The RNA shown here (small-subunit ribosomal RNA) has 1385 nucleotides and comes from an uncultured bacterium. The prediction has a mean pLDDT of 83. Its Rfam family is "Bacterial small subunit ribosomal RNA". Its family is annotated with ribosome and structural constituent of ribosome in the Gene Ontology. RNAcentral holds the sequence, with entries from Greengenes.

């Protein structure tokens, strides 16, 4: 000084956890789609190291040489000659040209990344084992000779490329003598060092060994040779470091070393002869796949991960392979030989080439540029310079490819314009947003100046007439991508699981903020989404930093090698370690700071580069060495305990079976049979034999074992744990990858054995089958002994050692104490083995000294779910199989604990006419009346398990009336606005099936302020009416049903991480969550109950239309009287466990009882908590959406809703003697009447008709039946039944035909009490008897209401349902009609 950690979404009904998926964010050499103004600085073939046309990418010196061309000057020959001169030759000089010799350079620079897992690259050392042109210092020297040879000249092959001979020539080209400071060689007096072989100096003889010249008058530069020293720049070596696979475990014969030769600038098996048999490997040899490495670069808080474009360094290659040569350097990109491939050229003999330099071009790809200008500058190469060459490089161009800057106008502006969208129609928003006005001109365009960078003494700038600066002009510059949630941003239309959308979770099946398209909004902006990929989030491989008891994860167990870690106490030593000091850690990059008008870029300064090497200290602690101890380990002695292990050998019960006795018909099994054995004697029983397996009792969460496992007694052999004493050794110890051992039951092999059991298999039964459960029998096996196998839910779903850290209580096995005659008991201690608990953990369940707790060590394991413990490939195994162990593909989830429901043919309580106990039916006749079903022009919807089916319908002839047919109307039958005109409204007629339609007559409202308004009718226009048309799954409201079941919740606390407990559970009780106790809960609410109506008793109060005891009276409460009494109906009162007794916790309560009309809610009614059923209902009404508008509206006639092979439901009537029929004779309640009930009375058998009293009702109007009392009928299809069905009448009503009651006579069916299976009902009930009312014109056997008569039963809660509370399991949560499994399509 810098940095200093973000997370959501997805399993579930809700939740914690586990665990995968997915997103938000940075990056890029990218690409794809949509758009696109401008400048700076960068980047640009990631694929085919795929072939390449064309140009260019290495040449240079003349001051190293000879030769030859051209120019230009001198020069002027030899010939000509009109003597004017014409011609120019040889020479000379100057400049330039290309080709040779020769010099240095083509070994750098420039490419690419195919090889390559390499001392290849990184780092740091190392050479006593090396090289190094040009370049610096130094120091010493070039005397003097020689012979060639390209050029070139002739010849000649050959298309060509090139070549052969022969002849000439120079050199700084070659090659000898000399000369030797001096280097080498080999000798060596001696010295001086040291890192193992050594390594340096050196006196002295011996041997080999150099050289070139050029320019220049010249001075002098350039140069050449030998040394030695530097510097650069390489070679070799060597520590550490470098990617995956072990389903790659053994490699390796120049392999490994050693002697000697030889090679090389040098070390070396580099290479070779001879010798030895070694070398490398589980710390991964070797084989196989992939790859250049690193500085850096992305990313991450950082440890990491993850790239290796473009800059830099090194390495590798240059069409493929392969070899040399030159040379200081190459095994050589633009050099050579050979040999593959390919491409060109040929007279076919033969030749030539190598873009992985710059451009380019085909080709492949999703994709990646100009066949540009320049050497001005920075570098290079050759020259002594000028200079020349340079596709390096500098600069243009092309491309949003990246980063980064700028622009598209700025202020002002509400009439909140216009248009757009939306709407609740008021309005809201786009919106200061435009429009107007003022101002500005960055880019852009055209002139005009014109740069730094920029050097050299003048000249000499590709970039460029560019940046800028000035002036004028006008207006030429915005898109994308999103808006269900993660994620900022919502309407509306249009589509209906189609079309589409989607990173994930999911959107779409008619009101889609998730498709598509508009308005409006977010976002980012010359860009914007998309898609790949990399890292991040992901603590999802966890060193930092994860886990293994149920979630993925303890090996089955032990012995023990390597490896890991180790008790205490000194001494040492300094490897790890800690420090200081040197070296290196290239530049660039990173950070930090100056400096471009700002940023990117770029320059300069510092800093870090966490690494590695050497040094010098320091020793605590690990390691190494020494030497001690004694607590871990071990040994010794002295004891007891045990189903430890192996052997052999004995016992006794019980099964079978063989033999004999008794004895006679069943045994056996089972839910219940049958198969099967038995009269040839079973079974049962006795008595005696034969066999083989197991070993009651005792026996216990007791004991031993490492584990699997071990149970009758004896005896032998054997392991091993524990107490105790403290004699002995003295760290010997713990853990353990590979190894090797041991290992349940099945199985296999080989020989025995085989009582009982018992897979396979056989019958028999169960079933829809039943290849099972149940039964009868059987063989393998089950036993023995030897061999294999090697796996199990081999579990304590918990590796193994060590130490620590509260307590209680039990049991086994020792030992101590105390106490006692003694034996218990009681105190303690070690070891084992079990429960409960603290504290602590933990996702919870739960573990809790036998941790799962606190730490330590070592080993195994896991890293979504399926595929899969599967395929392949190895090893093992006789075989079955076993061990090791993947991919593809496919899903977003699979999973733990744990909550709440619901569910059980799971437990416990408890209730209900649920069952039982009764009694009546229903199911079977006929007939009503609903459904379905069928069928019709229609048979209108509508309700469908319980909770549709005498339901809507408390009453379809027409009307209802929605349907069907015909036939009409079209602002409309009905409601509101506007205008106009009239009063409404009623007879009649004529048409018509009827409505419509035609015609004609009579008549002229209400209020008034005289303007006119109201209200009714009829005309016009449109706005609009209207729909019983859909949707009850768009929806109020109302209703059904669990169920009048006793649940159902809420606050506050409290407990839990949390969903959620609690309370509301738990003991009693109760019709009740009713009360009492208790209780981390204390209260509340909404249901329960009361309060409300009715009825039981009775008090008062009123007595008419009601009632009559007295008193009169009458046919009669008929009248007088009277309110006592029934009744009427108002207000009280009475029932509260209040009282006894008992039991019960001194409770609530329950049982008794008493008193009382009534007794424990007296008896009935109304009343229905939170929810469930997407329960009905859009047809009682309302209503959103949608659809019809001369019709899906609306008005008539007329059919139909009343059909009939059939089936259900739900009632009526019966079937008869408890009755039918006749005749007599009592007793009611509630209710209804004015278009009403309707009396007497008369007519009709009869319905019913005249009649018309009375009654707006305690006043009139109805015969209550059954029952009782007589009498008849005698058990039969009848005197029982009353269906059909004729015929005659009656009511109502325009109208009884499709299609009404109802009466008479006449007929006189079916049916003798109902199968299987069902319903109701517990007391004034059931059963059974007639009464009235709603609807109604008329049409009840159905509905709702009343009263008479009036039983049986009910042990009980085992069982059916249904429901409440606790509980218990669960893989259901759409919640058992769940879930889910297999086959098939």
């Nucleotide at each position: 000084c810098c940095c200093u950690u973000a997370g959501a979404g997805u399993u579930u009904g809700a939740u914690c956890c586990u665990g995968g998926c997915u997103c938000a964010g940075g990056a890029u050499g990218a690409a794809c789609g949509c758009u696109g103004g401008c400048g700076g600085c960068g980047u640009g073939c990631u694929u085919a190291a795929c072939a390449c046309a064309u140009g260019c990418a290495a040449g240079u010196c003349g001051a190293a040489c000879g030769a030859g061309c051209u120019u230009a000057c001198c020069g002027g020959a030899a010939g000509g000659u009109u003597c004017g001169c014409c011609g120019g030759a040889a020479g000379g000089u100057a400049a330039g040209c290309g080709a040779g010799u020769g010099g240095c350079g083509g070994a750098c620079g420039g490419g690419u990344g195919a090889g390559u897992a390499a001392c290849g690259c990184g780092u740091g050392a190392g050479c006593a084992a090396c090289c190094u042109g040009u370049c610096u210092c130094a120091u010493a020297c070039a005397g003097g000779g020689g012979g060639a040879u390209a050029a070139c000249g002739c010849a000649c092959c050959g298309a060509a490329a090139g070549g052969u001979g022969u002849g000439c020539u120079a050199a700084u080209a070659c090659c000898g003598c000399a000369u030797a400071a001096g280097a080498c060689c080999a000798c060596a007096a001696c010295g001086u060092c040291a890192c193992a072989u050594g390594a340096c100096g050196a006196a002295g003889g011996g041997g080999u060994c150099a050289a070139a010249g050029g320019a220049g008058c010249g001075a002098u530069c350039c140069g050449g040779u030998g040394u030695g020293a530097g510097g650069u720049g390489g070679g070799c070596u060597c520590g550490c470091g470098u990617c995956c696979g072990a389903u790659u475990a053994g490699a390796u014969a120049g392999u490994u070393g050693g002697u000697g030769a030889g090679g090389u600038a040098a070390c070396g098996g580099c290479c070779c002869a001879c010798c030895a048999a070694g070398u490398c490997a589980a710390c991964g040899a070797u084989c196989g796949g992939u790859a250049g490495c690193c500085g850096a670069c992305c990313u991450g808080a950082g440890a990491g991960g993850g790239u290796g474009a473009u800059c830099g360094g090194c390495c590798a290659c240059a069409u493929u392979g392969g070899g040399a040569c030159u040379g200081a350097g190459a095994c050589a990109c633009g050099g050579c030989c050979c040999a593959g491939a390919c491409u060109c050229c040929u007279a076919c003999g033969g030749g030539a080439g190598g873009c992985a330099g710059c451009a380019g071009u085909g080709g492949g790809g999703a994709a990646u540029a100009u066949u540009g200008g320049g050497c001005a500058a920075u570098g290079g190469g050759c020259g002594a310079a000028a200079g020349c060459c340079u596709g390096a490089c500098c600069c243009a161009g092309c491309a949003a490819c990246g980063c980064c800057g700028c622009g598209u106008g700025a202020a002002u502006g509400a009439a909140g314009a216009a248009g757009g969208u939306c709407u609740u129609c008021g309005g809201a928003u786009u919106g200061u947003a435009a429009a107007a006005u003022u101002c500005g001109g960055u880019a852009c365009u055209c002139g005009a100046u014109g740069a730094a960078a920029a050097g050299u003494g003048u000249a000499a700038g590709a970039u460029g007439g560019u940046a800028a600066u000035c002036g004028a002009g006008g207006u030429u510059a915005a898109g994308c991508c999103c808006c269900g949630g993660c994620u900022a941003a919502c309407u509306a239309c249009g589509u209906g699981c189609c079309a589409g959308c989607a990173g994930c979770c999911g959107c779409g099946g008619u009101a889609a903020u998730a498709c598509g398209u508009a308005g409006g909004g977010g976002g980012c902006g010359a860009g914007c989404g998309u898609u790949g990929u990399c890292c991040g989030g992901a603590a999802u491989g966890a060193u930092u930093g994860g886990g293994c008891g149920u979630a993925a994860a303890g090996g089955g167990c032990g012995c023990g090698u390597a490896g890991g870690c180790g008790g205490c106490c000194a001494u040492u030593u300094a490897a790890g370690u800690c420090u200081g000091g040197a070296g290196u850690g290239a530049a660039a990059u990173a950070c930090c700071u100056g400096u471009u008008u700002u940023a990117a870029g770029g320059c300069g300064g510092g800093u870090a580069c966490u690494g590695c090497u050497u040094u010098g200290g320091a020793u605590a602690c690990u390691g190494g060495a020494u030497g001690g101890c004694u607590c871990g380990a071990g040994u010794g002695c002295a004891g007891g305990a045990g189903a430890g292990g192996u052997u052999a050998u004995c016992g006794g019960a019980a099964u079978u079976c063989c033999c004999g006795g008794u004895g006679u018909a069943g045994c056996g099994g089972u839910g219940a049979a049958a198969u099967g054995c038995g009269u040839a004697g079973a079974g049962a029983u006795c008595g005696g034999g034969a066999g083989g397996a197991a070993c009651a009792c005792c026996a216990g969460u007791g004991g031993c074992g490492a584990a699997g496992g071990c149970g009758g007694g004896u005896a032998a052999c054997u392991g091993g744990a524990c107490u105790g004493c403290a004699a002995c050794u003295g760290a010997c110890g713990c853990u353990g990858a590979g190894g090797c051992g041991c290992g349940a039951a099945a199985g296999u092999g080989u020989g025995g054995g085989g009582a009982g059991c018992a897979a396979a298999c056989a019958g028999g039964a169960u079933u829809a089958g039943a290849u099972a459960c149940c039964c009868u029998g059987g063989u393998a096996g089950u036993c023995c002994a030897c061999a294999c196998u090697g796996u199990a839910a081999a579990c304590g779903a918990u590796g193994a050692a060590u130490g620590c850290u509260a307590g209680g209580u039990g049991u086994a096995g020792g030992g101590g104490g105390u106490a006692u005659c003694g034996a218990c008991c009681c105190c303690u201690u070690c070891u084992g083995u079990g429960c409960c608990g603290c504290a602590g953990u933990a996702a919870a369940c739960a573990c809790a000294a036998u941790a799962a707790g606190c730490a330590u060590u070592c080993c195994g394991c896991c890293u979504g779910g399926g595929g899969a413990g599967u395929a392949c490939g190895g090893c093992c195994g006789c075989a079955a199989g076993g061990u090791u162990g993947a991919a593809a593909c496919u899903c977003a989830a699979a999973g733990g604990a744990a909550u709440u429901g619901a569910c059980g043919g799971g437990g416990g309580c408890c209730c209900g006419c649920a069952c039982a106990a009764g009694c009546a039916g229903c199911g079977g006749a006929g007939c009503a009346u609903g459904u379905g079903g069928u069928u019709u022009a229609a048979u209108u919807c509508g309700a469908a398990g319980c909770a549709a089916c005498g339901c809507g319908a408390a009453g379809a002839a027409c009307c209802u009336u929605a349907c069907c047919u015909a036939g009409a109307c079209u602002u409309g039958a009905c409601a509101u606005c506007u205008c106009c005109u009239g009063c409404a409204u009623u007879a009649c007629c004529c048409u018509u099936a009827a409505u419509c339609g035609g015609g004609g007559a009579a008549g002229u409202u209400c209020c008034u302020u005289c303007g006119g308004g109201g209200a009714c009718a009829g005309g016009a226009a449109g706005a609009c009416a209207g729909g019983u048309g859909g949707u009850g799954c768009a929806u109020g409201g109302u209703u059904g049903u669990c169920g009048u079941c006793a649940g159902c919740u809420c606050g506050u606390g409290u407990c839990g991480u949390g969903a959620g407990a609690u309370g509301u559970u738990g003991g009693g009780u109760u019709a009740a969550g009713u009360c009492c106790c208790g209780c981390a809960a204390c209260g509340a609410g909404c249901g329960c109950a009361a309060c409300c109506c009715c009825u039981a008793u009775u008090g008062u109060u009123a007595g008419u239309u009601g009632c009559c005891a007295u008193c009169a009276u009458u046919a009669a409460g008929u009248u007088g009287g009277g309110c006592a009494c029934u009744c009427u109906a108002g207000c009280g009162a009475g029932a509260c466990u209040g009282c006894c007794c008992g039991g019960g916790u001194u409770a609530a309560c329950c049982g008794g009882g008493a008193g009382g009309a009534a007794g424990g809610u007296g008896g009935g009614g109304a009343u229905g908590a939170c929810g469930u059923c997407a329960a009905a209902u859009c047809a009682u009404c309302a209503u959103g959406c949608c659809c019809c508008u001369u019709a899906u509206g609306u008005c008539u006639a007329g059919g139909g809703c009343u059909a009939c092979a059939c089936a259900c439901g739900u009632g009526c009537u019966a079937c008869a003697a408890u009755g039918g029929c006749u005749g007599g004779u009592a007793c009611a309640a509630a209710g209804a009447g004015a278009u009403g009930c309707u009396a007497a009375a008369c007519c009709g058998u009869g319905a019913g008709g005249u009649g018309g009293a009375g009654c707006c009702a305690a006043a009139c109007u109805a015969u209550a039946a059954a029952a009782c009392c007589a009498g008849u009928c005698u058990c039969a299809g009848u005197u029982c039944g009353g269906a059909u069905u004729g015929u005659a009448g009656g009511c109502u009503g325009a109208a009884a035909c499709u299609c009404g009651c109802c009466u008479a006579c006449a007929u006189g069916a079916a049916g003798c009490u109902g199968g299987a299976g069902u319903u109701g009902c517990u007391a004034g009930u059931a059963a059974u008897c007639g009464c009235g009312a709603a609807u109604c014109a008329g049409a009840a056997u159905g509905u709702c209401g009343c009263g008479g008569u009036g039983a049986a039963u009910a042990c009980g809660u085992u069982c059916c349902c249904g429901g409440g509370c606790c509980u218990u399991g669960c893989a259901c949560a759409c919640a058992c009609a769940g879930c889910c499994c297999g086959u098939c399509a």